The RNA shown here (transfer RNA) has 73 nucleotides and comes from Trichonephila inaurata madagascariensis. The prediction has a mean pLDDT of 81.
RNA sequence: GUCUCUGUAGCGCAGUGGAUAUCGCGUUGGGCUUCUAAUUCAAAGGUCGUGGGAUUGAAUCCCACCUGGGAUG
Numbered sequence: 001g002u003c004u005c006u007g008u009a010g011c012g013c014a015g016u017g018g019a020u021a022u023c024g025c026g027u028u029g030g031g032c033u034u035c036u037a038a039u040u041c042a043a044a045g046g047u048c049g050u051g052g053g054a055u056u057g058a059a060u061c062c063c064a065c066c067u068g069g070g071a072u073g
Stems, first nucleotide, its partner, number of pairs: 001072005007066001010025003018056001027043005049065005
């Protein structure tokens, strides 16, 4: 240089065109407990890597770029 995969909450992930973006761990608060742990209920936390395009509608399709990994020379 070329090809290919990847990027979604603090961490790990799901989501193949119809939206209020999922779950687990973690965090915070409550219940339970003499206290802690365990358990249980709830809440907070997201410019879906960046920019553009197509579409009535995009995390999802297209293009360019960026990050990280792999293959090849």